[in-house]
Context: one part of a larger RNA
RNA sequence: AACGAACGCUAUCGGCAUGCCUAACAAGGGGAAGCCGUCCUUCGGGGUGGUGGAGACUGGCGCACGGGUGAGUAACGCGUGGGAAUUUGCCCUGGGGUGGGGGAUAACCGCUGGAAACGGCGGCUAAUACCGCAUACGCCUUGAGGGGGAAAGAUUUAUCGCUGUUGGAUGAGCCCGCGUCGGAUUAGCUUGUUGGUGAGGUAAAGGCUCACCAAGGCGACGAUCCGUAGCUGGUCUGAGAGGAUGAUCAGCCACACUGGGACUGAGACACGGCCCAGACUCCUACGGGAGGCAGCAGUGGGGAAUAUUGGACAAUGGGCGCAAGCCUGAUCCAGCCAUGCCGCGUGAGUGAAGAAGGCCUUAGGGUUGUAAAGCUCUUUCAGUGGGGAAGAUAAUGACGGUACCCACAGAAGAAGCCCCGGCUAACUCCGUGCCAGCAGCCGCGGUAAUACGGAGGGGGCUAGCGUUGUUC
Numbered sequence: 001a002a003c004g005a006a007c008g009c010u011a012u013c014g015g016c017a018u019g020c021c022u023a024a025c026a027a028g029g030g031g032a033a034g035c036c037g038u039c040c041u042u043c044g045g046g047g048u049g050g051u052g053g054a055g056a057c058u059g060g061c062g063c064a065c066g067g068g069u070g071a072g073u074a075a076c077g078c079g080u081g082g083g084a085a086u087u088u089g090c091c092c093u094g095g096g097g098u099g100g101g102g103g104a105u106a107a108c109c110g111c112u113g114g115a116a117a118c119g120g121c122g123g124c125u126a127a128u129a130c131c132g133c134a135u136a137c138g139c140c141u142u143g144a145g146g147g148g149g150a151a152a153g154a155u156u157u158a159u160c161g162c163u164g165u166u167g168g169a170u171g172a173g174c175c176c177g178c179g180u181c182g183g184a185u186u187a188g189c190u191u192g193u194u195g196g197u198g199a200g201g202u203a204a205a206g207g208c209u210c211a212c213c214a215a216g217g218c219g220a221c222g223a224u225c226c227g228u229a230g231c232u233g234g235u236c237u238g239a240g241a242g243g244a245u246g247a248u249c250a251g252c253c254a255c256a257c258u259g260g261g262a263c264u265g266a267g268a269c270a271c272g273g274c275c276c277a278g279a280c281u282c283c284u285a286c287g288g289g290a291g292g293c294a295g296c297a298g299u300g301g302g303g304a305a306u307a308u309u310g311g312a313c314a315a316u317g318g319g320c321g322c323a324a325g326c327c328u329g330a331u332c333c334a335g336c337c338a339u340g341c342c343g344c345g346u347g348a349g350u351g352a353a354g355a356a357g358g359c360c361u362u363a364g365g366g367u368u369g370u371a372a373a374g375c376u377c378u379u380u381c382a383g384u385g386g387g388g389a390a391g392a393u394a395a396u397g398a399c400g401g402u403a404c405c406c407a408c409a410g411a412a413g414a415a416g417c418c419c420c421g422g423c424u425a426a427c428u429c430c431g432u433g434c435c436a437g438c439a440g441c442c443g444c445g446g447u448a449a450u451a452c453g454g455a456g457g458g459g460g461c462u463a464g465c466g467u468u469g470u471u472c
Stems, first nucleotide, its partner, number of pairs: 001471003005468005013343005019336001020302001025300002034051007068255003077180007086172002091168002094165001096163003099133001101131002108123006139148003153160003181227003188218003193215008230252004234245004257278005280291004308334001310333003316330001317328004347377004357368004381413001383408005391399001416461005421442003427456005437444002
């Protein structure tokens, strides 16, 4: 000097930031509810008619973004600079196509199993859901000949779509050089291991996988093993070099109760999807089922310690939709905390009989001290009343009757904390008597203690001041 701090004492206001560093400990509940009439009612609710077109179901897109956390990871994970063997929904661009058919299946109806979760059987039906056929500039494949493969319609008639393909943009996957903590009281490590041939697999190169062949590969320039750790831009400190660190913000990575696996999809091996195993919790009619806050709030627990079960989609942005619009604890705001930074105030001027009181005293006085009182003023902030935004291009404002402006009253409502032996700015008296205690180091205290405790006085900082912890 610094801090995501904590603790003690104290505390007027505002602005802007920050706020589980510990148990990646545990997870219960919530973010709901259309309107009108009528009948029954045990007053909990139930039946029924209408309105409306919600709910349910099929289909499309999204759910792989955004948000959280840092457990794991010493690694091409990250940083930086290169590379070739790839892919990319939505978007842009160029040039084509969009013909003609088919069979089902939810919802629904009937029967039926189960406590429930959830099913079973039969029957009906639609599509931009599904499947053939036709066509194929360009596309894929092949040495050539040849072979293979599409589509979907809707309406407001102007658009939105659908399908193959070219190029782009963006995103992603992969490879490599260099850099990236400690330990040698870890010295040898490795058998898909290292390379080759062929095959499989992938969007794609590759022992990625497999068969065969060879016996290689790494290591004192530290392999292997052990420990620790998300990495970076940055942050703190420092004249710099460096050291320490990686909260908030931004980029990348990893994870989503623990372990494993794939499905769907342009993209996941998927936080609020699925399957299996495990631990835990809950329901059960004991046959069987349900769950996963490291989302926002909130709870228990742990801890020295860290906030509201708030408002709004008004703005910015995201998803879906032709649109109207819907969703959005992303976000924007508000609430709490002196946790930090910054700003303001707690009054200003005058006022000596140097009042009273306190403290000291050599008893003369000194000091507190222009300090107070008194007199003359001002009204920031807080308070009361009135007006009242920008943020919003036409409309739409959660914040918010907020910021800000005007008026009113009255010095009125607003100062503490630490220290005073030396280092180190600041001294006396009383009490205590190696006791009680202080202390960062040196050291104080055993009868006059500037070092303990109190008082007066003084010094420092100030809505804070000290202590502790950590870093330089």

The part of an RNA shown here (small-subunit ribosomal RNA, 5' domain) has 472 nucleotides and comes from an uncultured prokaryote. Rfam family: Bacterial small subunit ribosomal RNA. The prediction has a mean pLDDT of 82.